[in-house]
Small-subunit ribosomal RNA, central domain from Dendrobium nobile, 350 nucleotides, folded computationally. The coordinates come from a structure-prediction model, not an experiment, and the mean pLDDT is 80.

Context: one part of a larger RNA
RNA sequence: AUGAAAACUUCAGGAGAAAAAAGGGCUUUUCAAGUCUGCCGUCAAAUCCCAGGGCUUAACCCUAGAAAGGCGGUGGAAACUACCAAGCUGUUGUUCGAUAGGGGCAGAGGGAAUUUUCAGUGAAGCGAUGAAAUAUGUAGAGAUCGAAAAGAACACUGACGGUGAAAGCACUUUGCUGGACCAACACUGACACUGAGAGACAAAAGCAAGGAGAGCAAACAGGAUUAGAUACCCUAGUAGUCCUAGCUGUAAACGAUGGAUAUUAGGUGCUGUGCGUAUCAACCCGUGCAGUGCUGUAGCUGAUGCGUUAAGUAUCCCACAUGGGGAGUACGUUCACAAGAAUGAAACUC
Numbered sequence: 001a002u003g004a005a006a007a008c009u010u011c012a013g014g015a016g017a018a019a020a021a022a023g024g025g026c027u028u029u030u031c032a033a034g035u036c037u038g039c040c041g042u043c044a045a046a047u048c049c050c051a052g053g054g055c056u057u058a059a060c061c062c063u064a065g066a067a068a069g070g071c072g073g074u075g076g077a078a079a080c081u082a083c084c085a086a087g088c089u090g091u092u093g094u095u096c097g098a099u100a101g102g103g104g105c106a107g108a109g110g111g112a113a114u115u116u117u118c119a120g121u122g123a124a125g126c127g128a129u130g131a132a133a134u135a136u137g138u139a140g141a142g143a144u145c146g147a148a149a150a151g152a153a154c155a156c157u158g159a160c161g162g163u164g165a166a167a168g169c170a171c172u173u174u175g176c177u178g179g180a181c182c183a184a185c186a187c188u189g190a191c192a193c194u195g196a197g198a199g200a201c202a203a204a205a206g207c208a209a210g211g212a213g214a215g216c217a218a219a220c221a222g223g224a225u226u227a228g229a230u231a232c233c234c235u236a237g238u239a240g241u242c243c244u245a246g247c248u249g250u251a252a253a254c255g256a257u258g259g260a261u262a263u264u265a266g267g268u269g270c271u272g273u274g275c276g277u278a279u280c281a282a283c284c285c286g287u288g289c290a291g292u293g294c295u296g297u298a299g300c301u302g303a304u305g306c307g308u309u310a311a312g313u314a315u316c317c318c319a320c321a322u323g324g325g326g327a328g329u330a331c332g333u334u335c336a337c338a339a340g341a342a343u344g345a346a347a348c349u350c
Base pairs, nucleotide, nucleotide: 010200011199025088026087027086028085033081034080035077036076037075038074039073040072041071042070043069049065051063052062053061054060093187094186097182099180103177104176105175106174107173108172109171110154114150115149116148117147118146120144121143125136162169163168206247207246209244210243211242215241216240221235222234223233258317259316260315261314262313263312266295267294268293269292270291271290272289273288274287275286276285299306300305323350324349325348332343333342334341335340
């Protein structure tokens, strides 16, 4: 030093009316609000500072003077910010061309497996475990073969791969639909970034209504194990898991890393898409943009490590932290059908 503070789960939009603000590409002009500056006025006296003087000195007292700063008036400066006007194309956005994709919603279809039912063959066990038992089976199980039904999930391909804001998304196919990258010549001409509050989405579990229910499986029951065994193991098994329309609003919602922009060595893969070279064509070779990995220099870090996808160097905006416990508790408030969620202390103690 760590252990042991703190990135909202994610996202788009943006506060004149009607819910705060802050900062913002390039060029030229206007203006003078901010900004800088000259002068004037004013900021009672005393006090403070300073010069001189008076009490024998000092404290103290008297006289004169001054600074800084505030406010107001007036004159000037024009770099920066704001304002006015005109323009630019690099930010942003749009159009056109093509591409990749488990992006989303809805419909249709498919095969393997599992379980159950029916029928045949067949005959004593089967199943389970560390070993057993419960369970199951002569009312014919298990095994095997044929037929049928049901529900749920989609082996291989499959990857350090793709895609989406995140949660998440994978059998095949059809329809509708969102977003993204690349390339091209155009268009727009700063239109941008962040974003409190409010809003939308949000795994699993859970709630409530109606369905569905094969497998799995909280609870519950039984058998074991054990000193005990409200467990681990086994046999069964209900909610649930699935669907429809709602609610809940939380997760180690993780990259434990907020978003945007600029900038700072390389090497080596993968995905998408261009260009050059080459060629009959495809490779090969070089290279651009966007994404996704590994390694690594400078730098950073307490260290592990991060390292153009930064945890480097800088700027802007938002969120959040201020010793450990008490405590994400109490109280209050808001939301919720409930479960609970959100907000969120103190005493005391070390």
The full RNA is in RNAcentral, with records from SILVA.